[in-house]
Notes: Transfer RNA from a bacterium, 74 nucleotides, folded computationally.

């Protein structure tokens, strides 16, 4: 350099033939319980869906370019 896969919450990941609230677990904060702590229970915060452009009435999803990660190959 070429090819393939991937980038979504602090971490690990789901997700949708393009359709109107973007999710789970862990973690974090609070509450209740307890003599107290932990576990378990209840509630909550946290996201420009890698960046930019395009297509569309509408893009996390489709197209193009760029950046980063992994693998294969020369």
């Nucleotide at each position: 350099g070429g090819c393939a896969g991937g980038g979504u919450a602090g971490c690990u990941c789901a997700g949708u033939u393009g359709g109107u609230u973007a999710g789970a677990g862990c973690g974090c904060g609070g509450g209740a319980c307890u003599c107290a702590u932990a576990a378990g229970c209840c509630c909550g915060a946290g996201g420009u869906c890698g960046c930019g452009a395009g297509u569309u009435c509408g893009a996390u999803c489709c197209u193009c370019g760029c950046c980063c990660c992994u693998g294969c190959u020369a």
The prediction has a mean pLDDT of 81. Its Rfam family is "tRNA". Rfam classes the family as a transfer RNA.